[in-house]
Context: one part of a larger RNA
């Protein structure tokens, strides 16, 4: 920018991608075969590779939690906190994000068909799957199934939302001038299921977007103080306590205030 006013939404489906395979039981040690061997049809069980989802399990990550500790500076001493040492180092770990963790997928069914195997048949009284005609046949093709997709310029459907003022000039197409300014969308703010930016989505007071605050679950793992016991390290009791990220629920406390901008008068 275009789709022939304009929007919001839900779509169809030209084209396009993807779409794998193995062992094993059984039937049956049957058919077959002197024997040795060892099946088609047909069910049915487990795996690899490969994709897709997912964090409930097992596990990693979690430098924003929690504990321990060491060496050294500091808050004047003591406790009790803190700086720096690879997060000082050591043990845990919540969301999130992950595989080596979980669950799913490749089916089945039709179309037409290769090699093959037939059915009518003649040329060429016979015979012959082919010359005419008719059928079956394979992971390959088509379709089915999953995904993307109307810039598919042949620019596609439906559904609904809007906007019915006057003047001048000009032959006329068109132009200017007051009034109008819809539906809708930007702008701008609070975020995150989204993400380098955009962009997407959710929310903006007729409000739970985020922050706080409360409560839950989770995590650490029994604060600190003060008491007891001991010379004292420490134990113990007050205490499954303190403290807590991202996760869940309540609550409008505080920030989404105000407001502008664009798109117009029915549309070759």
């Nucleotide at each position: 920018c275009g789709u022939u006013a304009g929007a919001a939404a839900u779509u169809u489906g030209a084209g396009g991608a993807g779409c794998c395979u193995g062992a094993c039981u059984c039937u049956a040690g049957u058919a077959c075969g002197a024997g040795a061997g060892g099946a088609c049809c047909g069910a049915g069980u487990u795996g690899g590779a490969c994709g897709g989802a997912c964090c409930g399990c097992u596990g990693g990550u979690g430098u924003a939690u929690c504990u321990g500790u060491u060496g050294u500076g500091g808050c004047g001493c003591c406790a009790g906190c803190u700086g720096c040492a690879u997060c000082g180092c050591a043990g845990a770990g919540u969301a999130g994000c992950u595989a080596u963790g979980u669950c799913c997928g490749g089916a089945a069914a039709g179309g037409a068909u290769a090699a093959g195997c037939g059915c009518u048949g003649a040329a060429a009284g016979c015979a012959u799957c082919u010359a005419a005609g008719c059928g079956c046949g394979a992971a390959a093709c088509c379709c089915a199934c999953c995904c993307c997709a109307a810039g598919a310029u042949a620019a596609g459907a439906u559904c609904u939302c809007c906007c019915c003022g006057g003047g001048a000039a000009g032959u006329a197409a068109u132009u200017c001038c007051c009034a109008u300014g819809a539906a809708g969308a930007c702008u701008c703010g609070u975020a995150g299921u989204a993400g380098a930016c955009u962009a997407c989505u959710a929310c903006g007071u007729u409000g739970a977007u985020a922050g706080g605050a409360c409560c839950a679950c989770g995590g650490u793992g029994u604060a600190a103080g003060c008491g007891u016991a001991g010379u004292a390290a420490u134990a113990c009791g007050u205490u499954c306590a303190g403290c807590c990220a991202a996760c869940g629920g309540u609550u409008a406390c505080u920030a989404a205030u105000a407001a502008g901008u664009c798109g117009u008068u029915c549309g070759a």
The part of an RNA shown here (large-subunit ribosomal RNA, domain VI) has 268 nucleotides and comes from a soil metagenome.
The full RNA is in RNAcentral, with records from MGnify.